[in-house]
Context: one part of a larger RNA
RNA sequence: UGACGGGGACCCGCACAAGCGGUGGAGCAUGUGGUUUAAUUCGACGCAACGCGAAGAACCUUACCAAGGCUUGACAUCCCUUACGAUCUAAGAGAUUAGAUUUUCUUUUCGGAGACAGGAGACAGGUGGUGCACGGUUGUCGUCAGCUCGUGUCGUGAGAUGUUGGGUUAAGUCCCGCAACGAGCGCAACCCCUACAGUUAGUUGCCAUCAUUAAGUUGGGCACUCUAGCAGGACUGCCGCGGACAACGCGGAGGAAGGUGGGGAUGACGUCAAAUCAUCAUGCCCCUUAUGUCUUGGGCUACACACGUGCUACAAUGGACAGUACAGAGGGUUGCGAAGCCGCGAGGUGAAGCCAAUCCCAAAAAGCUGUUCUCAGUUCGGAUUGCAGGCUGCAACUCGCCUGCAUGAAGUCGGAAUCGCUAGUAAUCGCAGGUCAGCAUACUGCGGUGAAUACGUUCCCGGGUCUUGCACU
Numbered sequence: 001u002g003a004c005g006g007g008g009a010c011c012c013g014c015a016c017a018a019g020c021g022g023u024g025g026a027g028c029a030u031g032u033g034g035u036u037u038a039a040u041u042c043g044a045c046g047c048a049a050c051g052c053g054a055a056g057a058a059c060c061u062u063a064c065c066a067a068g069g070c071u072u073g074a075c076a077u078c079c080c081u082u083a084c085g086a087u088c089u090a091a092g093a094g095a096u097u098a099g100a101u102u103u104u105c106u107u108u109u110c111g112g113a114g115a116c117a118g119g120a121g122a123c124a125g126g127u128g129g130u131g132c133a134c135g136g137u138u139g140u141c142g143u144c145a146g147c148u149c150g151u152g153u154c155g156u157g158a159g160a161u162g163u164u165g166g167g168u169u170a171a172g173u174c175c176c177g178c179a180a181c182g183a184g185c186g187c188a189a190c191c192c193c194u195a196c197a198g199u200u201a202g203u204u205g206c207c208a209u210c211a212u213u214a215a216g217u218u219g220g221g222c223a224c225u226c227u228a229g230c231a232g233g234a235c236u237g238c239c240g241c242g243g244a245c246a247a248c249g250c251g252g253a254g255g256a257a258g259g260u261g262g263g264g265a266u267g268a269c270g271u272c273a274a275a276u277c278a279u280c281a282u283g284c285c286c287c288u289u290a291u292g293u294c295u296u297g298g299g300c301u302a303c304a305c306a307c308g309u310g311c312u313a314c315a316a317u318g319g320a321c322a323g324u325a326c327a328g329a330g331g332g333u334u335g336c337g338a339a340g341c342c343g344c345g346a347g348g349u350g351a352a353g354c355c356a357a358u359c360c361c362a363a364a365a366a367g368c369u370g371u372u373c374u375c376a377g378u379u380c381g382g383a384u385u386g387c388a389g390g391c392u393g394c395a396a397c398u399c400g401c402c403u404g405c406a407u408g409a410a411g412u413c414g415g416a417a418u419c420g421c422u423a424g425u426a427a428u429c430g431c432a433g434g435u436c437a438g439c440a441u442a443c444u445g446c447g448g449u450g451a452a453u454a455c456g457u458u459c460c461c462g463g464g465u466c467u468u469g470c471a472c473u
Stems, first nucleotide, its partner, number of pairs: 002472001004469002007467007015457002019421005026312008034303002042053002064298007073123001077122002079119003085102007105114003125287002128285003135280001136276003139272001141270001146185006152161003165176003191264004196232001198230005205222003210219002235258001238252005314414001318373007330361003335354002340349003380411001385406007427449007
């Protein structure tokens, strides 16, 4: 100087408290451990691994296993040579092998050049090892308020000062003081979305007035809504009180919005030899008729069990049936696919329209209105299983999703313990997208309905500043 303390002082955070809803019990989904296996490929392991890499394992993917093949190789460059290729047949699980038929590459300045194929060797290749050799990228403390430098001054020196002190702030934010005076990286602001009004523009959007229609459908119009460009608006600017006449705090006015308006992007010096050699790149080591490469089939989907994360429930604030209303944000040409018709349904048929403010996906659901069930393992709950079907795809046996009929398990609110959340939040309800032939209870977004509570900082956890002790550095 730091680190540490079951030392002290001050401060903050869904840290506790006050509340609301969960997890832990059940069934299932999914990940992990373990076990099993020919193989169950590999990585990730307190917070910060475990619905994680994987934005989607039937083949492929695929790295694993078994079997069958190849050896200049599936891929690249250099050298030499001239043929390849296509179709059919046979063998085979296929990769491939054998035979038959056909054909004899393109260009040229005629030296050659290029594509494919064959050959020899230089070499290729490796998701093999080492993340404790590295680059790059990422997590985390933490969006915490800190981390430093120049000159000066003090100290023999390590160092100190500045950065401490009095206030204040979300903030090393600002004010005042001070042997310090300045500066940098962080904070804040500048960026994006959202909340308000103006202006420009008016189709594919909108419809107040005038006609018209089943319908903003059409004429007409651009007021309004909306769309998307521009500029405005919030700055403690104004008033009062407190404060040190400061910074600032409290209250008020006006205002769509008030003291950082709400949300996002943005992550200082560094810590964890944190993660990644399997995105990629790369040193060294290792393999080279195999640790490379091709193919078929299998496996990653196993199952006594243990844990994490979720979904669905245990019901009446509910289940079932009928009628009826209101979104936002997205996606669409190898695509989205309407109306109509067929089917109980999944779906089929059909083909209009749409490269989309035009057409389609598209029905929003909870909600509201009415009827029924009457507290029961039930008209709750839907696991499991049987049968019959549909769709995608070369192919659903291992191992896909969906539909109908039948079946109808556990479960009556969950021990110790433990998690999230302070407002359009929690809870609850549906919708869309990416991945994708097919497959979503996951993920990422979107809107609908919409709470309770916060006295307070004694305690638990984490963090910041000052100070003190110290047998550690």

Notes
Small-subunit ribosomal RNA, 3' major domain from an uncultured Bacillota bacterium, 473 nucleotides, folded computationally. Rfam family: Bacterial small subunit ribosomal RNA. Rfam links the family to the GO terms structural constituent of ribosome and ribosome. The coordinates come from a structure-prediction model, not an experiment, and the mean pLDDT is 83.